[in-house]
This is a predicted structure of a 73-nucleotide RNA (c-di-GMP-I riboswitch aptamer) from an uncultured bacterium. Its mean pLDDT, the model's own confidence on a scale to 100, is 82. Rfam family: c-di-GMP-I riboswitch aptamer. Rfam's curators write: GEMM was predicted in a large-scale screen for bacterial structured RNA regulatory elements.
RNA sequence: AUCUACCAAAGGCAAACCAGCUGAAAGGCUGGGACGCAAAGCUACGGACCUUCUAGGCAGCCGCGUUCGCGCG
Numbered sequence: 001a002u003c004u005a006c007c008a009a010a011g012g013c014a015a016a017c018c019a020g021c022u023g024a025a026a027g028g029c030u031g032g033g034a035c036g037c038a039a040a041g042c043u044a045c046g047g048a049c050c051u052u053c054u055a056g057g058c059a060g061c062c063g064c065g066u067u068c069g070c071g072c073g
Base pairs, nucleotide, nucleotide: 012037013036017032018031019030020029021028022027035060041066042065045063046062047061049057050056051055
């Protein structure tokens, strides 16, 4: 320098549900709460799916792109 399983370590995120706000709706935001997550960080470019004011949504569905922690031997 490169590769790197298991077990770990330092952290991080936050499903369902509840309360409030917001939206036509899907959904989103805030607080609580944890089902789980190496990318459950970001991104709506492609597909799937959802809504219907044809315009929106969704990254914790898949793919692509991009950033990123540790690691015995």